[in-house]
Context: one part of a larger RNA
RNA sequence: CACCGCCCGUCACACCAUGGGAGUUGGUUCUACCUUAAGUGUCUAGGCUAACCGCAAGGAGGCCGGUCACCACGGUAGGGUCAGCGACUGGGGUGAAGUCGUAACAAGGUAGCCGUAGGGGAACCUGCGGCUGGAUCACCUCCUU
Numbered sequence: 001c002a003c004c005g006c007c008c009g010u011c012a013c014a015c016c017a018u019g020g021g022a023g024u025u026g027g028u029u030c031u032a033c034c035u036u037a038a039g040u041g042u043c044u045a046g047g048c049u050a051a052c053c054g055c056a057a058g059g060a061g062g063c064c065g066g067u068c069a070c071c072a073c074g075g076u077a078g079g080g081u082c083a084g085c086g087a088c089u090g091g092g093g094u095g096a097a098g099u100c101g102u103a104a105c106a107a108g109g110u111a112g113c114c115g116u117a118g119g120g121g122a123a124c125c126u127g128c129g130g131c132u133g134g135a136u137c138a139c140c141u142c143c144u145u
Stems, first nucleotide, its partner, number of pairs: 003108001005105001008101002011098001013095004018090003023085012039070003043066002046064004052059002111132009
């Protein structure tokens, strides 16, 4: 590349990430309870016992057993948090030449925009209130020449 311009939204197609989602699968963590292995410690009417004490009987000490406490793993129930999957669903982004219209930019062909309510394939339309960041025409006031 200058109106044969610019430009808006729905719809269709492809891809990307993402929200919701009955649920489901794991990680991690917390709480309560249950179960307690080994070990350590407590107590101990039982059993055994070479070194120490004792002439001896026996004693001290030790070992085994029993008891209670702590406790790993495990189990049950409930919660926190993180991640994966999830029918369906919501919008978003991106993508030379798809569809429908033409909302905005000129008075953009109904001036536009803001708020609000209703309506509509879509941009949007309508009502009410507000703004000029509206063109044109006329009048009034003021300023400059």
A computed fold for a 145-nucleotide part of an RNA from Sabulicella rubraurantiaca, annotated as small-subunit ribosomal RNA, 3' minor domain. Lineage of the source: Bacteria > Pseudomonadati > Pseudomonadota > Acetobacterales > Sabulicella.